[in-house]
RNA sequence: UUAGAGAGUUUGAUCCUGGCUCAGGAUGAACGCUGGCGGCGUGCCUAACACAUGCAAGUCGAACGAAGCGUAGAAGCGGAAGUUUUCGGAUGGAAGCUUUUAUGACUGAGUGGCGGACGGGUGAGUAACGCGUGGGUAACCUGCCUCGCACCGGGGGACAACAGUUGGAAACGACUGCUAAUACCGCAUAAGCCAACGGCAUCGCAUGAUGCAGUUGGAAAAACUCCGGUGGUGCGAGAUGGACCCGCGUCUGAUUAGAUAGUUGGUGAGGUAACGGCUCACCAAGUCAACGAUCAGUAGCCGGCCUGAGAGGGCGAACGGCCACACUGGGACUGAGACACGGCCCAGACUCCUACGGGAGGCAGCAGUGGGGGAUAUUGCACAAUGGGGGAAACCCUGAUGCAGCGACGCCGCGUGAGUGAAGAAGUAUUUCGGUAUGUAAAGCUCUAUCAGCAGGGAAGAAAGUGACGGUACCUGACUAAGAAGCUCCGGCUAAAUACGUGCCAGCAGCCGCGGUAAUACGUAUGGAGCAAGCGUUAUCCGGAUUUACUGGGCGUAAAGGGAGUGUAGGCGGCCAAGCAAGUCUGAUGUGAAAUCCCAAGGCUCAACCUCGGGACUGCAUUGGAAACUGCUCGGCUGGAGUAUCGGAGAGGUAGGCGGAAUUCCUAGUGUAGCGGUGAAAUGCGUAGAUAUUAGGAGGAACACCAGCGGCGAAGGCGGCCUACUGGACGAAGACUGACGCUGAGACUCGAAGGCGUGGGGAGCAAACAGGAUUAGAUACCCUGGUAGUCCACGCAGUAAACGAUGAAUACUAGGUGUCGGUGCCCGCGGGGCAUCGGUGCCGCAGCUAACGCAGUAAGUAUUCCGCCUGGGGAGUACGUUCGCAAGAAUGAAACUCAAAGGAAUUGACGGGGACCCGCACAAGCGGUGGAGCAUGUGGUUUAAUUCGAAGCAACGCGAAGAACCUUACCAGGCCUUGACAUCCCCUUGCAAUACGGGUAAUGCCGUAUGUCCUUCGGGACAAGGGAGACAGGUGGUGCAUGGUUGUCGUCAGCUCGUGUCGUGAGAUGUUGGGUUAAGUCCCGCAACGAGCGCAACCCCUGCCCUCAGUAGCCAGCAAGUAGUGUUGGGCACUCUGUGGGGACUGCCCGGGAUAACCGGGAGGAAGGCGGGGAUGACGUCAAAUCAUCAUGCCCCUUAUGGCCUGGGCUACACACGUGCUACAAUGGCACAAACAAAGGGAAGCAAACCUGCGAGGGGGAGCAAAGCCCAUAAAAUGUGCCUCAGUUCGGAUUGUAGGCUGCAACUCGCCUACAUGAAGCCGGAAUCGCUAGUAAUCGCGAAUCAGAAUGUCGCGGUGAAUACGUUCCCGGGUCUUGUACACACCGCCCGUCACACCAUGGGAGCCGGAAACGCCCGAAGUCAGUGGCCCAACCGUAAGGAGGGAGCUGCCGAAGGCGGGAUCGGUGACUGGGGUGAAGUCGUAACAAGGUAGCCGUAUCGGAAGGUGCGGCUGGAUCACCUCCUUU
Repeated sequence: UUAGAGAGUUUGAUCCUGGCUCAGGAUGAACGCUGGCGGCGUGCCUAACACAUGCAAGUCGAACGAAGCGUAGAAGCGGAAGUUUUCGGAUGGAAGCUUUUAUGACUGAGUGGCGGACGGGUGAGUAACGCGUGGGUAACCUGCCUCGCACCGGGGGACAACAGUUGGAAACGACUGCUAAUACCGCAUAAGCCAACGGCAUCGCAUGAUGCAGUUGGAAAAACUCCGGUGGUGCGAGAUGGACCCGCGUCUGAUUAGAUAGUUGGUGAGGUAACGGCUCACCAAGUCAACGAUCAGUAGCCGGCCUGAGAGGGCGAACGGCCACACUGGGACUGAGACACGGCCCAGACUCCUACGGGAGGCAGCAGUGGGGGAUAUUGCACAAUGGGGGAAACCCUGAUGCAGCGACGCCGCGUGAGUGAAGAAGUAUUUCGGUAUGUAAAGCUCUAUCAGCAGGGAAGAAAGUGACGGUACCUGACUAAGAAGCUCCGGCUAAAUACGUGCCAGCAGCCGCGGUAAUACGUAUGGAGCAAGCGUUAUCCGGAUUUACUGGGCGUAAAGGGAGUGUAGGCGGCCAAGCAAGUCUGAUGUGAAAUCCCAAGGCUCAACCUCGGGACUGCAUUGGAAACUGCUCGGCUGGAGUAUCGGAGAGGUAGGCGGAAUUCCUAGUGUAGCGGUGAAAUGCGUAGAUAUUAGGAGGAACACCAGCGGCGAAGGCGGCCUACUGGACGAAGACUGACGCUGAGACUCGAAGGCGUGGGGAGCAAACAGGAUUAGAUACCCUGGUAGUCCACGCAGUAAACGAUGAAUACUAGGUGUCGGUGCCCGCGGGGCAUCGGUGCCGCAGCUAACGCAGUAAGUAUUCCGCCUGGGGAGUACGUUCGCAAGAAUGAAACUCAAAGGAAUUGACGGGGACCCGCACAAGCGGUGGAGCAUGUGGUUUAAUUCGAAGCAACGCGAAGAACCUUACCAGGCCUUGACAUCCCCUUGCAAUACGGGUAAUGCCGUAUGUCCUUCGGGACAAGGGAGACAGGUGGUGCAUGGUUGUCGUCAGCUCGUGUCGUGAGAUGUUGGGUUAAGUCCCGCAACGAGCGCAACCCCUGCCCUCAGUAGCCAGCAAGUAGUGUUGGGCACUCUGUGGGGACUGCCCGGGAUAACCGGGAGGAAGGCGGGGAUGACGUCAAAUCAUCAUGCCCCUUAUGGCCUGGGCUACACACGUGCUACAAUGGCACAAACAAAGGGAAGCAAACCUGCGAGGGGGAGCAAAGCCCAUAAAAUGUGCCUCAGUUCGGAUUGUAGGCUGCAACUCGCCUACAUGAAGCCGGAAUCGCUAGUAAUCGCGAAUCAGAAUGUCGCGGUGAAUACGUUCCCGGGUCUUGUACACACCGCCCGUCACACCAUGGGAGCCGGAAACGCCCGAAGUCAGUGGCCCAACCGUAAGGAGGGAGCUGCCGAAGGCGGGAUCGGUGACUGGGGUGAAGUCGUAACAAGGUAGCCGUAUCGGAAGGUGCGGCUGGAUCACCUCCUUU
């Protein structure tokens, strides 16, 4: 000394990077809502805008004269009242007037003195010695004050006031005359002072300073007085205040790089209090600047204030110090001090007065007004206190100050009550209707009185007197719970939730985001949370933000290493020793104003506030010391660095020459019909002879193999061979130099490809271009041609994914293994081994990293230097500047906009990525569909209605296992309104129901008849009718609010968990791998070990056997009977039926495999490797289907969207599709004869025999609730006969006639029969479906529904095949892997033009304005200088005149103004350029997967657009193969 908190938001999830936002504190604040009291503070931040009115600086009579007034005295004039009176008068002497003297704490003006330079205000200007801090003045001044020394003698002349005259509207003057002074002027005196001149002594960093003595010259004064004093003059000293100079510090911009002529210095002079280019003359050419000059922008500075852990960052209100300013600009005067806020002069703008001739003014003093503004107070009281000015003093003045007023503007304190009180009141809100909350809260009861109110007393502040504040603070008393609570918030961050309303509307929002009918997010209510006389919002600052990183960040992939080198300034720098002491460390001293801050104490009742003491003020300066480190100086060293010597390696560079292969072209020969090209073609070439082939020739460009993550170079880059010249690196030995080093802003040089200029060259290739294809289009990919260019020389250009996306240098830090170049040693010599130096690769430990990865060639550990980064977009754009011939390069913003943009890794999904596997998926087969007619469903259309739903697979003979009425939900018409149905209430009745009649299209309706049970006779039960309302009812909506059920992937083999382990984490592992299986089935291996849901098995049917049972089934044997029928006795052996068991498990053998799992073959067996079939459907996906099966939230209808009835419709019909049936015939049709099933159904039923009808059927009614009777003849097959290939003896549609059956009823709209009719159709285009064995195909039988009505559906048996090489391909699925910019997951994402709207911005013919300079002109006031003539009291002079002064004039300078050309900033501008933003616009599809032509970078060119193409480069490309290397065994 005492101290540091985080959160939300990028993703499906994760880690990181990174921005945005929030929680805190603060304010001279403002706004909204609200508002009780007091104390202490504080209050125009904007227009340094303009100001009415009042006040803010006066005072001194003890400086002076005059005047007025008062008082007193005196004199004169005057003559009142009164007294007296003889009424004549006398006396008296007042007021008043005049003069004069004295006096006054009187009055205002004047002369004079001091003060108006302080106090008070403001922050415009100023980036400066302005301010801060520390110094200097040997370069200075200082009124009043203090101390000391000395002095105060004697004269003179004026001017105000005043008087008179006079001008003017006024302001203000002019002239004449008089007068005083502490006003003014000489003279005397001069201790000391000043100046000049030399001298001596001492001292200092230099110029110099001080002291002493001398000579010459110069300069003073004022009086007043109460006699105490006050005042005056000179000199010296002090104090105070100021002036100047210097070191250091003091904002931003380089898209401001050069600035400067009094500029820099000197000499001399002038000027100043003083130094100085401060000014002037002359001389010289300097001075400042990358350590940022100049210019531009902004700004008063500091103590301090706010924040922060601190370092910092921001600010400069109030209080205090300094500066600057006073309407704007300039100027001087006076003075101790000013270039002067309430002084002067001038210019300008503005305002006012005016008689138009002229004048006046300056609130940034205190109040106050207007204006501006979001916004900031009283035209108050007092000099009582503190302080200031004047005065000897009394005192006067003081908007300084002390107080009061106004404002919740801030800080602090207090109150709005306390205790008790459960019927948990009422009310309100909510509710699952029970309750719950508000809530001890209220009421009630008992208390108290702080504040406010009332009454009484009543200060300190004041040292004698004197109190504005103020009857204030404070104290006391009585009195009443009375007069005193709001604001914000309640989705997360962030403490606190429910209801209703609203329905992407209205609105909220600090960020993320809420709101589209169940909103904890909007609005309201209730409740709650927080703070509280305040609470929120807004604005601003710091913090959080380590998000500019000094403390304390980074740069491989997130933003960020310069393309590379050489090297200047600068920064940094090896070993030893000595010295110095700049840095550094330490002690002391001075300073760091006060206030503020911290600690302790004290005073207001406490606190805020105030006072006092201490600390601190981290700084600066001076000085004493230390010497390790840095630095400097000197001396040395060899390890860093370099030189010399020797040696080998190399696509290092430049120039010249040479060579062969190949392409193309030309010539000639041979030769004939094609060549070429592609996915397939065509354009093109070729009978004028191509391609092919042979020979010869020309020309240009590039150098196969060797060749290698081999070599060289700084990078770019460098590849045939030879020669010349030349750079660098490496090794060996250890001679020489002796730190000579590292880095490197600027600077200079080099710098692929493309491009540009000039001149060559031009074989091949090839942007552009042309043609042919492809395509919806194809300005592309493909093809045929083809020009710049590619090549050379000389220039320019200066950029690339110029990459290791990794700056250079040095040191250190486990190993292993290749390879290139060199050297040494050893050997058993084969060439091997060991060691070492330099390069170049791979693997890997520690360590690092967000991860991926890096890892002695670091991205590790450290040091030095340089470059660069600070959210995404806008944008590497605009403007400016530099460079360039141009293209363009370099430098490089802002407005605006978003809440992200990004990196790495994870899990999925996807890929026109890969590997493996499966499935009637393909293939191999059989039979179909698609063509015909008909049936049926759907779409469409139609209609009053054609009810509704289902929609790729997974809707469409589906819901519907059966629409003539009913069904029925639809339409038309008619009718009902507590209802057809449920519960409750009241009244009446005894019904209900049945039968009949009337009426209607029909229900409804009307009428008649019969008419219940129990009873204590009150009534009750039940039912009907009537009535009122609660309610019923709804196939109305929402399957995207739901339950349930179902489909589908898929009977696919998967989906998960616990523990452990790995990873920061999401996650991974297990579940991957090697085999195997129908299977995540099993085996083996393995950081996994186990487990669950699935698979399989357990269940049912079927196939063989056994046991038991034996009627309704059976009949072998025995017996009886017969129309020869198990018919009967009898039996249960067999069949069969039913029960219960057995049987099959790779158990056995052989082979394969790993000795395993398992596979192949075989034996036995009825059956063999799951025997066949069924039931059984994991986690999940599709907002899949269904509100019309049912249930259900919410919404909607309520004389209707409910209910009843009749009729109609769901059956329509130019058409399209799906699913079927029947066919097209001879493996057939027809006729006749005559065999063999299974499984079912039957009482409102199945129905036999028998009769009848050609038949459907009718009559009939035995038998049977069924192993019994019936439906019930199975058919195909088989045998015989006919048909003989035809639209037929095939096929049967359609139609006609006549019938039958069911049913209230067959018209719309049923089925069947007979006779007649006899359509299409002769095997089906593209395409497409099913099926792997008792299957396909084919044949019939039955059942459900049902009055009736199957070609459909669900079942049953009969006959009974063919084929599967195989997994390349299509489809679907599974596992592993890979890429990804996808995660709503490829039906994804996403790019650019165009069109529309809005926003900001660049250019722009110009136009307008600002501010700062510059040049020239004009030139006020004024200082200075000059000055003929003019004017003047003091001094000199008798005088003339002189000295001196003044006005005037002139000159230099000089503000404002005028003119001018530039530079600069801003506004505006027709038009124009791109950019940004905007639920559903247009065109394409560029990118992300191999994104369908891998992508990207630079450059050139072309094109509606994304973009395409050429050249060079990169991997930040997938896939396959090969090679090399590495790892493991």
The RNA shown here (small-subunit ribosomal RNA) has 1529 nucleotides and comes from a Clostridia bacterium. The sequence is in RNAcentral, with records from ENA and SILVA. The coordinates come from a structure-prediction model, not an experiment, and the mean pLDDT is 84. Rfam family: Bacterial small subunit ribosomal RNA.